[in-house]
Molecule: c-di-GMP-I riboswitch aptamer
Organism: uncultured Thermogemmata sp.
RNA sequence: AAAGGGCAAACCCGUCGCGAGGCGGGGGCGCAAAGCCAUGGGCCUACGUCCACCCCAGCAAACGGACGUAGGUCGCCUGGUUGCCGAA
Numbered sequence: 001a002a003a004g005g006g007c008a009a010a011c012c013c014g015u016c017g018c019g020a021g022g023c024g025g026g027g028g029c030g031c032a033a034a035g036c037c038a039u040g041g042g043c044c045u046a047c048g049u050c051c052a053c054c055c056c057a058g059c060a061a062a063c064g065g066a067c068g069u070a071g072g073u074c075g076c077c078u079g080g081u082u083g084c085c086g087a088a
Base pairs, nucleotide, nucleotide: 006031007030011026012025013024014023015022016021029075035081036080037079040077041076042073043072044071045070046069047068048067049066050065051064
C1' cells in the first nucleotide's frame, strides 16, 4: 500500500442528571487505537468562601476572577494498558 472490517462528530428523537454530561436509536464530521483506564495537566459543571465591578452606604440581581470540595470530559494533551492486517 492493500484486504477484512471497526469506531462514530455536529444535529434530531427518547431517557437519566441541578448541571457539565451519560445511555439508547437515527445520523456521519472525522479517527491506525476516536479500544479501555481519570496518572499528571487543560477545559467544563455544581456548591461554598473571598476578591473585583458602583460617587458613598446598605440590599438584591447580573457579569468577571481566585481558592477549596464534589463531579464531568480519554474525540484536549500526557501517562499506563490491550489490540486487527501486513511491506516489514